[in-house]
Molecule: small-subunit ribosomal RNA
Organism: uncultured prokaryote
RNA sequence: AGAGUCUGAUCCUGGCUCAGAUUGAACGCUGGCGGCAGGCCUAACACAUGCAAGUCGAGCGAGAAAGCACUUCGGUGUGAGUAGAGCGGCGGACGGGUGAGUAACGCGUAGGAAUUUGCCCAGUAGUGGGGGACAACAUGUGGAAACGCAUGCUAAUACCGCAUACGCCCUAUGGGGGAAAGCAGGGGAUCUUCGGACCUUGCGCUAUUGGAGAAGCCUGCGUCGGAUUAGCUAGUUGGUGGGGUAAUGGCCUACCAAGACUACGAUGGUUAACGGGUCUGAGAGGAUGAUCCGUCACACUGGCACUGAAACACGGGCCAGACUCCUACGGGAGGCAGCAGUGAGGAAUAUUGCGCAAUGGGGGCAACCCUGACGCAGCGACGCCGCGUGGGUGAGAAGGCUUUCGGGUCGUAAAGCUCUGUCAGAAGGGAAGAAAUGCUUAUAGGUUAAUACCUUGUAAGUUUGACGGUACCUUCAAAGGAAGCACCGGCUAACUCCGUGCCAGCAGCCGCGGUAAUACGGAGGGUGCAAGCGUUGUUCGGAAUCACUGGGCGUAAAGGGCACGCAGGCGGCCUGAUUAGUCAGAUGUGAAAGCCCACGGCUCAACCGUGGAAGUGCAUUUGAAACUGUCAGGCUUGAGUAUCAGAGGGGAAAGUGGAAUUCCCGGUGUAGAGGUGAAAUUCGUAGAUAUCGGGAGGAAUACCGGUGGCGAAGGCGACUUUCUGGCUGAAUACUGACGCUGAGGUGCGAAAGCGUGGGGAGCAAACAGGAUUAGAUACCCUGGUAGUCCACGCCGUAAACGAUGUCAACUAGAUGCAGGGGGUGUUGAUCCCCUCUGUGUCGCAGCUAACGCAUUAAGUUGACCGCCUGGGGAGUACGGUCGCAAGAUUAAAACUCAAAGGAAUUGACGGGGGCCCGCACAAGCGGUGGAGUAUGUGGUUUAAUUCGAUGCAACGCGAAGAACCUUACCUGGUCUUGACAUCCCGAAAAAAUCCUAGAAGGAAAGUGCUCUCUUUGAGAGAAUUUGGUGACAGGUGCUGCAUGGCUGUCGUCAGCUCGUGUCGUGAGAUGUUGGGUUAAGUCCCGCAACGAGCGCAACCCUCGCCAUUAGUUGCCAGCAUUAAGUUGGGCACUCUAAUGGCGAGGGUUGCGUUCAAACCGGAGUAAGGCGGGGAGGUCUUCAAUUCCUCAUGGCCUUGAUGACCAGGGCUACACACGUACUACAAAGGCCGGUACAACGGGCAGCCACUUCGCGAGAAGGAGCAAAUCCCUAAAAGCCGGUCUCAGUCCGGAUUGGAGUCUGCAACUCGACUCCAUGAAGUUGGAAUCGCUAGUAAUCGUGGAUCAGCAUGCCGCGGUGAAUACGUUCCCGCGCCUUGUACACACCGACCGUCACACCACGGGAGUUCGUUGUACCAGGAGCGGUUUAGCUAACCUUCGGGAGGCAGUCCCCCAAGGUAUGGCUGGUAACUGGGGUGAAGUCGAAACAAGGUA
Repeated sequence: AGAGUCUGAUCCUGGCUCAGAUUGAACGCUGGCGGCAGGCCUAACACAUGCAAGUCGAGCGAGAAAGCACUUCGGUGUGAGUAGAGCGGCGGACGGGUGAGUAACGCGUAGGAAUUUGCCCAGUAGUGGGGGACAACAUGUGGAAACGCAUGCUAAUACCGCAUACGCCCUAUGGGGGAAAGCAGGGGAUCUUCGGACCUUGCGCUAUUGGAGAAGCCUGCGUCGGAUUAGCUAGUUGGUGGGGUAAUGGCCUACCAAGACUACGAUGGUUAACGGGUCUGAGAGGAUGAUCCGUCACACUGGCACUGAAACACGGGCCAGACUCCUACGGGAGGCAGCAGUGAGGAAUAUUGCGCAAUGGGGGCAACCCUGACGCAGCGACGCCGCGUGGGUGAGAAGGCUUUCGGGUCGUAAAGCUCUGUCAGAAGGGAAGAAAUGCUUAUAGGUUAAUACCUUGUAAGUUUGACGGUACCUUCAAAGGAAGCACCGGCUAACUCCGUGCCAGCAGCCGCGGUAAUACGGAGGGUGCAAGCGUUGUUCGGAAUCACUGGGCGUAAAGGGCACGCAGGCGGCCUGAUUAGUCAGAUGUGAAAGCCCACGGCUCAACCGUGGAAGUGCAUUUGAAACUGUCAGGCUUGAGUAUCAGAGGGGAAAGUGGAAUUCCCGGUGUAGAGGUGAAAUUCGUAGAUAUCGGGAGGAAUACCGGUGGCGAAGGCGACUUUCUGGCUGAAUACUGACGCUGAGGUGCGAAAGCGUGGGGAGCAAACAGGAUUAGAUACCCUGGUAGUCCACGCCGUAAACGAUGUCAACUAGAUGCAGGGGGUGUUGAUCCCCUCUGUGUCGCAGCUAACGCAUUAAGUUGACCGCCUGGGGAGUACGGUCGCAAGAUUAAAACUCAAAGGAAUUGACGGGGGCCCGCACAAGCGGUGGAGUAUGUGGUUUAAUUCGAUGCAACGCGAAGAACCUUACCUGGUCUUGACAUCCCGAAAAAAUCCUAGAAGGAAAGUGCUCUCUUUGAGAGAAUUUGGUGACAGGUGCUGCAUGGCUGUCGUCAGCUCGUGUCGUGAGAUGUUGGGUUAAGUCCCGCAACGAGCGCAACCCUCGCCAUUAGUUGCCAGCAUUAAGUUGGGCACUCUAAUGGCGAGGGUUGCGUUCAAACCGGAGUAAGGCGGGGAGGUCUUCAAUUCCUCAUGGCCUUGAUGACCAGGGCUACACACGUACUACAAAGGCCGGUACAACGGGCAGCCACUUCGCGAGAAGGAGCAAAUCCCUAAAAGCCGGUCUCAGUCCGGAUUGGAGUCUGCAACUCGACUCCAUGAAGUUGGAAUCGCUAGUAAUCGUGGAUCAGCAUGCCGCGGUGAAUACGUUCCCGCGCCUUGUACACACCGACCGUCACACCACGGGAGUUCGUUGUACCAGGAGCGGUUUAGCUAACCUUCGGGAGGCAGUCCCCCAAGGUAUGGCUGGUAACUGGGGUGAAGUCGAAACAAGGUA
């Protein structure tokens, strides 16, 4: 510091997600040791049990028992003035816990004045003398208990007077008022009732002053979010008197006044303890408030006071309420948010431990006691930090995994050999935390009459450790006890195999998985971290994604519809003053801890200690005076006023025209008019339309008219008049900053709509009818009402747009238009130049994501306002405001997605445009579609009808030929190392022959070839057959979407690209576009391009002309000869075929041209502009076809999906389609005669010729491996005859009979022949195909396959046309351009209703919880007041009583509770509304192209 994700790709905008750090965590897997920290975040839920606050006998009175000892058994002593209780003092207001409440002077920070303060410190002064009670205790008595009641006795540092009063308090300045307590130690004189008095020391007490520390109160500033909370307040704001408090104050009360707070956010509602700090971040910030420290609040819930220095009191009290417990039912007891612990809740948080040894606290003179504060230990990897699980050497073992089978890898890893000893284990040793207090002794001060006592200091001695079997050290033994977790598609470090097969599953985002998954699961390997590792949750970061630092608003989200203007913000030039802001210095504060730095202590570190720095803040104070502010004075340039002139559809009102439409009246006139793509509805013989004349009425204002004018915007258009706003120019004068912007507010504000009243010609929602259509609630047509118009009043919205807020300044120009002014020259017009204002176009710099903007900025700046923060939900719901309503305005959330979007690029597409081409159309010729048959396909059928091919580009296709075979299918039967291949072992020649439906089985026969050797014989080898064994064979089984190869298609269309350069942020562009031209990206010219490659063309084959060579089997001009080139002869010609050649290069002439390329016409030529035909098919597209040609990965099968055999099937048949053949006839059929080809094929073959047969053919049989022989008759044609338009002398299907041939075999299921039969069909609907010349059409002929089977296929020649004006239209292709929401690319994409499922939300008769307001009732405890019937120790008394007190009564205030009625916020609800999501549903086709009505 960034990365992934929208797109075919790009740039931008914009969200989502990730990598980092963090944690009081939880969960999963795993787990050796230690140190230091931290551990109920949830139910402020309920709590069993124990402990957490007591202490003092040196304040006081009283005072046991057990035990022990003695005993005269009565008791005594001791225990012991002990325990326990009481009065009294101090402390229970600290320490400890929790965060419910609280949005507040609660907290933080900085200040202030009207206060209090026990214990502590320092000072001053005192501490005299009296009195009366109450507990304890005793007796009696009530109660279950808790707890009392009555009478009696008693002490005090308990209580109360008196005395004294420097200082203290009050005061009217005269005066008045108010204290106290003793206890302990010691003691020489003196006194004594022998207790002591007295003196002294210490502690205590009283009054008062000051301090320290603590507390209360007040103030400035800061302190969450919401305006869908805008008004709130009667003790409320202030004053006076009084009360109250420690103290100020409406704190309380009476009276008076009517104020106080609030847009700088009052009031009400939600949430929340606050700070130091903590986490994160570069910082600014953001989030947070566990542990530690400071403050506050609370102590079961609510209220209340008492005591006290301090409380309205966690372990005190009273009352009310809820809950729990005890009860004898009458009453009582309780409060863990102290430490442990229990239950509950929850994902989740520990021991009913040890000790007061240390630190700290309470009491005490002290010893000491108390202390769940605290110090320690226990539990849990919860966190941070440290250590270990071994080191060296050692081959490439085994095993795993993988493999291209060679190997690679785990891997020096292991084993083996050797070394060391951290931790854990065992044994032994062993610190520091401990210093005090007290006591003893000694000594020096203080005090004193004193050497007592007491006290302070010093020295010595003595006493105290929970942790603790401590830390640490030494020794022993032993590699022995100690490694896991996550990940490995990209982001993000790390890859293979197997399993699975859109299943199971994964996933933070993008996304993986549908048979070869680096993404699922397992394994091997690897990567990362490590006693941990992952996951989940939280917070910050990245996010400049709320932008102060540090963003934006023309089109991405975003400028208010426009103006005026209060508050607010900002504000021209000069001078002076001031110092609020600002700047600088100083002082105080900013607690400690923490962060940072330095040093130090634990072996290091975490951790801890000491010191420093910092703490950006606040306050006070001293200075500076530039800028801002304020005050004072001035100025004229901003702004404004006056004068003159000017332009204008600016506004309002009144009036006046002409053209046109419609209607009415009248005339002429006759059958149609109108309307449309075409029609119809409609009007018209009752006279329309058309035309002429007259009249009525309403609305709008042709031409001028113009990116021209005016207005703030909306908007404004005939003419005249009146009233009126703004603007511009010129020259002078005046005012003197009077200005800009503008939240709220106010006004204006198109169209439509609403209300009332008019008006109503035309147009025209709704509506009606006619068409169109599958439908047509539309587009089109005929009608037609609101409305449109006027007046008044509402509404307040628009793509109210320049999608661009207002104002001001600055920053190159060029040019047009509108309005005004000035100038030179001429001076009359006009031209030219300069200038101000407005309005357009182009363009530089600059800006912009790009498009574009560009002095009328979207440039560079300033001021102010408005607005935005992913898409959808939604400008919706609820609430408020406005409105008569329609509705407007303000304006969310749940839920859901990973996108939505802008600009530009390349393609593709368009019922967009331009140009061009093609048998594409047109012009022609002939067909198909109708019939019959053949053949292929679909469908159906079947045991099987094997499989594949499916728009063009499947369908006479694979198949150049299914009776068996083929054959892959079905039925039945058989074989299992196999029908076929290699290897191993054994045996045998092999073959041939015969029988039987077959495969198969059986019978019979019977012995070869080569080589070597010790040649009787044995061995070896080759080939063949056979038996066995297992490695293996086999598969037309699957996947053409794993593949190679081959092939089709666009398309023989003219295109497809690259290098360098240039342009662009980039995708990309340029080149390749443009002007011409071509069959062609063919060529030329131009050009930021210059070149190049693959295609085109050419090179190849063939046909067409000529020549050379060669003449047999070919040919025959001339010569001879024959029936015949038959023979002799010849090779001229035809022809053959071989090599190579020649020829055609736009060469010439004319025309026209950019005088380029090319095109057109002519001449010549066998051939002329590519001469005809073929082969040859760029880059791509269609996951196009083929695993059944072949090859091949993977999968499957192996007593079968392999192999063999027989029979069947592929040939089925209500039907549909494609391709063909034959026809329908006279350009013909039939009969007879007669003429002319070419390409080819032939030995298991072609077969002459002869004979037989009507014929298919048969029987003989010559020739020919072929320019020699055969197939081989060519047919149409020509000549002659007949038929005469009909289901025929057309047509030949179908069927019957008889045959021929091939073949093992012709039934399923061949071809052909003869005789007989003689169907449909009379030229074919919609639609559709081929063809541009030796072509179409027509005629025959050959071949491959093949035993046989051809209407198919591939060739060959014969005869031989018609037409093309042309490119408007259909189809297809190419180039340029345009639009696009498409990119799987229009067979695209996409919208809405309905139906179904799920989800969240709104409304909802109601119902229910909570909270709160108002009014009223009620009134516990308690403070205060009141009253005097009752009771009453201290003091006073005139002795009667009084003061005071207690209890009671009453009153005020008041908690709980109750009643009534409102507000607000939740939960829930029959039903209902829209929304979102969902794999294939239904109906249409709204938007995207001119999206078919922009």